The part of an RNA shown here (large-subunit ribosomal RNA, domain VI) has 251 nucleotides and comes from a Candidatus Vogelbacteria bacterium. Lineage of the source: Bacteria > Bacteria candidate phyla > Candidatus Vogeliibacteriota.
[in-house]
Context: one part of a larger RNA
RNA sequence: CGUUGAUACUUGAGAGGAUUUGACUCUAGUACGAGAGGACCGAGUUGAACUGACCUCUGGUCUGGGAGCUCUGCUACCAAGUGGAUCGCUCCGUAGCUAUGUCGGGAACGGAUAACCGCUGAAAGCAUCUAAGCGGGAAGCCGACCUCAAGAUUAAGUAUCGUUAUGAGACCCGUAAGAGAUGAUUACGUUGAUAGGCGCUAGGUGUAAGCAUAGUAAUAUGUUCAGCCGUGGCGUACUAAUCCGUCCACU
Numbered sequence: 001c002g003u004u005g006a007u008a009c010u011u012g013a014g015a016g017g018a019u020u021u022g023a024c025u026c027u028a029g030u031a032c033g034a035g036a037g038g039a040c041c042g043a044g045u046u047g048a049a050c051u052g053a054c055c056u057c058u059g060g061u062c063u064g065g066g067a068g069c070u071c072u073g074c075u076a077c078c079a080a081g082u083g084g085a086u087c088g089c090u091c092c093g094u095a096g097c098u099a100u101g102u103c104g105g106g107a108a109c110g111g112a113u114a115a116c117c118g119c120u121g122a123a124a125g126c127a128u129c130u131a132a133g134c135g136g137g138a139a140g141c142c143g144a145c146c147u148c149a150a151g152a153u154u155a156a157g158u159a160u161c162g163u164u165a166u167g168a169g170a171c172c173c174g175u176a177a178g179a180g181a182u183g184a185u186u187a188c189g190u191u192g193a194u195a196g197g198c199g200c201u202a203g204g205u206g207u208a209a210g211c212a213u214a215g216u217a218a219u220a221u222g223u224u225c226a227g228c229c230g231u232g233g234c235g236u237a238c239u240a241a242u243c244c245g246u247c248c249a250c251u
Stems, first nucleotide, its partner, number of pairs: 001151001005161006014148004020048007032037001050105005058099004065092005070085006109143003116136004169247003173189005194240003197236005203229003210223005
C1' cells in the first nucleotide's frame, strides 16, 4: 500500500519442525539343540544423545542489597560516616538472566507402496503371484503430532458495532513493561493501581548507632533474630498519566 468502514474470534490453501537409539526384566533357561548354547512373537522398565519450556530444587552470575578489612581525602577532633583505590579487596545474596538443575517430547494409529511373500488364473487342457482380478508387506512415502499461515491478489469465514457527524474506530500524546536498538507489541490513562512515592511483607545480610555493664585495655555482653535493604508480593490516588488535537467509512 492492497484486501472498498471497524473490532473480536476463527477456517486452513500452503510452508516448516519432529521422526534417533541402547540396556535390562518377564514370556523363558521355554521353542530349538546330543551338548555348549539359546531365540522369534509379545508385554514392561530404565537410560544416552537431541530438542521445547521453566527457575520450585541444586548451582552460576547478580558493578544501585547486607557485612567485614586496608590505604588515603573530607565532615575541626574522638566516635560515627562518606568519596577514591579493578565493584579497592573479601564473604554472602533478592528479582532477573541462566545449565551442569527441573518438567515435557519423539507414542499409538490409518492409507498407498518397495524389495519380497501369496490367492485365484489363463494365454500354453499342465504349470505359473499377472496377462484380467484380489491380498500381505518397511525406520522409508502420504496423513496423523507441533508451529506459522488469507499478499491464499482466488486477498476467505462468523459475530457484533458504525455510516454524515450527537461519527464506530484509529492515530497523536502521556504513565509503563509480560515488550524492546528505533519502529513495533502489550498494559493503563481519573468510571484509574500504569509507573513513582508511601505502608505492610516473602526474602537478603547477620545482631546497627547510642547508652549501660565488665575489663588497665584490645574487647565482650545487654538493649537486639537487631539495624539496613527489599528489581519480588499485597495494598494505598499522595505525584504523574491533564487539557487541546489529527485522520476516517458505496449513506